Overview: Transfer RNA from an Acidobacteriota bacterium, 76 nucleotides, folded computationally. Rfam family: tRNA.

RNA sequence: GGGCGCUUAGCUCAGCGGCUAGAGCGCUCCCCUCACACGGGAGAGGUCGUAGGUUCGAAUCCUACAGUGCCCACCA
Numbered sequence: 001g002g003g004c005g006c007u008u009a010g011c012u013c014a015g016c017g018g019c020u021a022g023a024g025c026g027c028u029c030c031c032c033u034c035a036c037a038c039g040g041g042a043g044a045g046g047u048c049g050u051a052g053g054u055u056c057g058a059a060u061c062c063u064a065c066a067g068u069g070c071c072c073a074c075c076a
Base pairs, nucleotide, nucleotide: 001072002071003070004069005068006067007066010025011024012023013022018056027043028042029041030040031039049065050064051063052062053061
C1' cells in the first nucleotide's frame, strides 16, 4: 500500500428500513436469612465509533474518516 471483517449498556453479544433499542452477566435497592450465599422482585445505566448522504422514516443502506483484528503485497 491492497483486500476482508468488527465498533450497540461496565463486560460478552442480539437486533428482517417502521410502535418507546434489547438479552445474559455485572451494579443499586427491596423481599427472603441470625447473617452470608442461593432464590424472588424492582431499578439505574446507551447521543448505536465520528461526520456527511439516501429515505416520509436509518443502529440497519451509501461515502469519508478514526479505532481494532485477520490475510496479502512491498520494503534489506

The organism belongs to Acidobacteriota, within Bacteria. Model confidence (mean pLDDT): 81 of 100. RNAcentral holds the sequence, with entries from ENA and MGnify.